[in-house]
Context: one part of a larger RNA
This record gives sequence, structure tokens and C1' cells, in this order.
RNA sequence: GCCUACGAGUUACUCCUUACUAGCGAGUUUAAGUUCUUCAGGAACGGAGGCGAAGCGAAAGCGAGUCUGAAUAGGGCGAAAGCUAGUAGGGGUAGACGCGAAACCGUGUGAUCUACCCAUGGGCAGGUUGAAGUUGGGAUAGUCUCCCAAUGGAGGACCGAACCGGUACAUGUUGAAAAAUGUUCGGAUGACCUGUGGGUAGGGGUGAAAGGCCAAUCAAACUCGGAGAUAGCUCGUACUCCCCGAAAUGCAUUUAGGUGCAGCGUUAGGCAGCUUGUUAUGGAGGUAGAGCUACCAAUAGGGCUAGGGGGCUUCACCGCCUACCAACCCCUGAUGAACUCCGAAUGCCAUAACAAGACACUAGCAGUGAGGCUAUGGGUGCGAAGGUCCAUGGCCAAGAGGGGAACAACCCAGACCAUCAGUUAAGGUCCCUAAAUAUACACUAAGUUGAAUGAACGAGGUGGGGAUGCUAUGACAGCUAGGAUGUUGGCUUGGAAGCAGCCAUUCAUUUAAAGAGUGCGUAACAGCUCACUAGUCGAGCGUUCCUGCGCGGAAAAUAAUCGGGCAUCAAGUGUAUUACCGAAACUAUGGGCCGAGAGGCGGUAGGGGAGCAUUGCAGUGGCGUAGAAGGUGUGUCGUGAGAUAUGCUGGAGCGACUGGAAAAGCAAAUGUAGGC
Repeated sequence: GCCUACGAGUUACUCCUUACUAGCGAGUUUAAGUUCUUCAGGAACGGAGGCGAAGCGAAAGCGAGUCUGAAUAGGGCGAAAGCUAGUAGGGGUAGACGCGAAACCGUGUGAUCUACCCAUGGGCAGGUUGAAGUUGGGAUAGUCUCCCAAUGGAGGACCGAACCGGUACAUGUUGAAAAAUGUUCGGAUGACCUGUGGGUAGGGGUGAAAGGCCAAUCAAACUCGGAGAUAGCUCGUACUCCCCGAAAUGCAUUUAGGUGCAGCGUUAGGCAGCUUGUUAUGGAGGUAGAGCUACCAAUAGGGCUAGGGGGCUUCACCGCCUACCAACCCCUGAUGAACUCCGAAUGCCAUAACAAGACACUAGCAGUGAGGCUAUGGGUGCGAAGGUCCAUGGCCAAGAGGGGAACAACCCAGACCAUCAGUUAAGGUCCCUAAAUAUACACUAAGUUGAAUGAACGAGGUGGGGAUGCUAUGACAGCUAGGAUGUUGGCUUGGAAGCAGCCAUUCAUUUAAAGAGUGCGUAACAGCUCACUAGUCGAGCGUUCCUGCGCGGAAAAUAAUCGGGCAUCAAGUGUAUUACCGAAACUAUGGGCCGAGAGGCGGUAGGGGAGCAUUGCAGUGGCGUAGAAGGUGUGUCGUGAGAUAUGCUGGAGCGACUGGAAAAGCAAAUGUAGGC
């Protein structure tokens, strides 16, 4: 892991409540017990008692009323059939659907492991060091003291086996082993190691103290019991079909993943009350917007001008100035959730008409009370989030099908069943891939694009439109020629001559035209150019604004890509048109269930209904050695759970109908046992 068997809403009650069924009915019902009996269930008797038939008040008390109260007011509680039994749905009390703690308490069992203690025994190769003491000698005045030698053999002394330990690394890690092996390492005459016997016991022991150890168990051992402790927690909870079908909200909660009440679901009852929609009319209200010399608050510029600052003046007072700050007022502009002179649309309330309607309501039974995304209006946040908190819709949740490459929520569309029928939606029609290599006119050259998403800024990319200037009296571009004179203007300067800089009535002359000079250049000149003019050429050329599509700007982590191939008068983009494809939508045909019909039949939690199967029992009626049950094939019937016929196997019991009763259905619980 699979298979087989087992495995979870049960049972009890003088309990409560509701529905249905039955009997009797202002009543209803017996309990214990007694008698009878076919001794197995039952029958009769038994009215003790219970419930009901009257309530209200604290009570006296009154009574279909009563209490309060001064009240003949108002208000509260009352005034319409029940009782018994059975079945079913819920509740209560019990373990109460099943399994599951960590723990708590009580009685006992443990110190053969281990901790410490007591008693009595045992063990420690070999080597090293050489304390005290003693003896001898020397020094000395000295029997003190000191020195030397010998002797001696101390030590929680040294090195190192046995023994005890367990430092570091490796191996081992379904091990050889539930703690070891190899190498290495510490102690090794001591607070040493060890044998035997004995002692201390669970809130207790023992502990050179690690919460260590107390039999592979220790921040309170093990055993049995209280005990089916408790578990607002997790997991599991078993056949079929049919109808309806939620919630993830509000308030409260030692409450926040629980619960109570309400909301939303379902079933039964239900027409007296109404509910929903549209239109019309009448209301309440300050949102969106707007406005602000209508208030409050904030606010840019200007004007006018109090007050203040600064400066001038003065002995002082006056006084003057001010590109400074600035109140009120005026002009222009203009902001606000906690501003409003104003002010919608919706929504809400009421009334009326019309239309539709088991809507309200009552009772039984629930589940839900973790929601999510998206669109819109807001708060919060960074006008961040697949963020968070509200409101109003939709969808998912509990919704299949088609589209979107894939993709709960986006777009289309709500699946009773069948069909090798048709029409469409969104979306598509070159190939993958069903359907246009459709039509007309444009645009794009970037593979832009063909999914989504990119900015400021930059650019003779290119299409369309507008305005304006020049132009056959010849524009624009090119080429040829000229581009002069007073004069090197004046000043400045070492120099300044068109061209370092400053000044200027930057003037005048000759001209077709030519600046007191547009650049380059020189030390300064020179030189090359330009403006400007003529010629040549021969048709458009400039400036600016709006707009379409493109270009750059453009960087991400495993190999790239529009889903791919690929596509350029597109298979890209824009506008318009016509065909076609395309879903479980709609239609067609047949069928099923519900409903009087119209019509309806997606569905999680959940409510309701109808059935199938299993095992005993009672009654009725049957089958079976001419082959029961069971096993294994095949066929048929039923929407399904299932039923049935038959072949083979098997070898002795078993169906049908009616009723009644349950140890009554397994895929899951890291389920239990067995097998493989």
C1' cells in the first nucleotide's frame, strides 16, 4: 500500500415541547393490587392519584373578570377543548455520535539499574623522586646552632600496566550495540577501585548540585482504580432518487476560530393584515455640484491707507521718505470632511391607480456568525499593495458550458435526460484550429504590431488639415561676376585698419548692389567669406500651428518567442460593409419528474419527501439432492439504491407477500485485527 472482517446520533425516564394518527370528549385516564386464563401473552375489576374544565391580586377578596387607581380613564394579566396512547422531529438529565490528551486524586509495588549511607571482605606490575627522624664527620668556647656524608622511606608526590574513567577525531546512525568500536587521552596509595549483606520511597528519597539519579521511564517513578476525567480543539461519521436552498451581517459576550438574540434557509399552517413593481402626487433631508463683499477658516496679485519697522530731520514737539510688514475697505483670481447665501439626481416615507403575488404572520427544524474578487462612491495608506475598513451592485463561494494560450471571480451564458438536427452570444474566420488568404478606402516600414504595459525630453521619419510670406516683372538651392569710395569713422591702445573693447544723428558718396560690417584670419595690415546686387537656370520655395501612425529614450536574474508556425497593397492599424464559424444559451424532435394550469427541474451548509438493501420475529403462502444458500460468467428490467433469468461451481437449506423490530449499509478516523 491493497484485500477481507469490525468500526461512530444509541438507550433509559411518572421529564418538557411540536406535528401526525387513534379512542373518548367538559371531560379523560387508570397506578399498585386482586380475580380469571390456553400459564404464553392477555382479559376483567380496581378512580388512590394525575391533567383539564377560571382567572386576577402580596393578601383580605372579587369573579368572566380582576389588579392598580379618586375614576364608570388608561394600562397589566385573563376570558375560543381537553385527556390518554402510539409514531416521528427537537430539548433536558444521564459518558449521550465515535476515537484522542497533557494532567489531578486514592490504594499499592520498586534502591538486583542508579545516588548516598552502614557492616564485613578483596585489589593496585614495574620504575622514579628522596620529607621528617637517626648515626658519623666537620665548623664552634659549646652537649646550642650550622655544614657534609650515610642511613631512613614520607607524599590527596612523579612516570606507567591491571583497574577505574571517557578528552579529541573517525566509524557506526533500518548499528555488531536502544550509547558501541578504533586511535588518542585523564586518574592509577587515594576525597581510590571493587565483592557480598543491609538501610533511605514518590511532593518522598538521595544528590562534591547536572533538576542529576530513584530498573532503557523523572520539573514529581511505576501499577491498578476514581474513569467512558474534561477537551468552546483536531480528525472521522457508512445506501439511492426527488423538491427547495442559505450565511460568512447587526447587537452583546473574561468575547474575538466559541456562544446568545436578531437577520438570511426550509417544512406545515395561513387570508383577517398586506407584500412587490410602475406611474402620479405630497413630504422629510443638506450629499454630488456650486459659491463665498452670505458666515467661519485659509488664500495670490494690485489699489487705497490705519498701525508697526527702517531712514532723514529736530533741544524737543511737529514733520518728510520708504521696491519693508500690514488691519479695514475696493478690483482681479480662488480653496475647504469637521464652511454654506445655494443645491440636484438617486434612495427613503406616505397616499392613489394599475399589475403581479402564499408576501406578511404563527409554529417545528436548522445551518451561518473566518468570506473573497471585481465595478462604482469614500476613510486609512504613498490618490502603494493580490493592503486594510465601510457603502451600493455583480460574480465566486455553492455554478457546469463557450471565450480569454494556460487562469475561482473578467466577457458570454445559468447544465432535467437523449439526438451523427438547426439559429445565435462573447469571441473569431492563413496553418496548428471550426469559419473570409472577404470587399472598399486610408495609414504604418518600426516585425511597430499581431496579449497587456511605458514617461519627461529629443529628432528635416512619414500621412492629413489650417494660417502666413516669397514666386514666370523668374522665387528657393547651385554656379559665374561684383561686394566699392570719404575711411585706417571717432575714442582707446604698444598696435586696434569692418571684425579686443567703448561711442555714435552706424553718416554720406558712387551705384545694379555693397553693413562704419555675418563669420574665419593677422602682432597690426593682408587674405578668405557673408549680408546685398547682376547674370545663368526654370517651378515651386520658406515660416508656423493642429492632428494620425511610427523612431530614440527602453536595464534582471535557467533559452528565446505574438499560444506557436509565421505575417508587410498584412495574417498589423483605422473606418465601413457582407458572409460564415462558434456554447450544455435559444429552437426542433422524443422522453422523465413536479404542478389544477401557467410554468418549473445548477447547487455546498441545511430543511423536507419517496424508496432500495441487510438481520432476527409473527402470520399467510411456497421452493429445495430431478440440487437450497454461497461463488463465478452472461442476458434482461429499473432514473437509482437494486431486482431478476440462466450456464458452470457448490452440496443443504432458502425465498415471496403482509406486518412489526433493529447490534441495519464504510473509502478515508497517522482507525482496529488478520492476510498478502

A computed fold for a 676-nucleotide part of an RNA from Alteromonas sp., annotated as large-subunit ribosomal RNA, domain II. RNAcentral holds the full RNA, with entries from ENA. Its mean pLDDT, the model's own confidence on a scale to 100, is 84.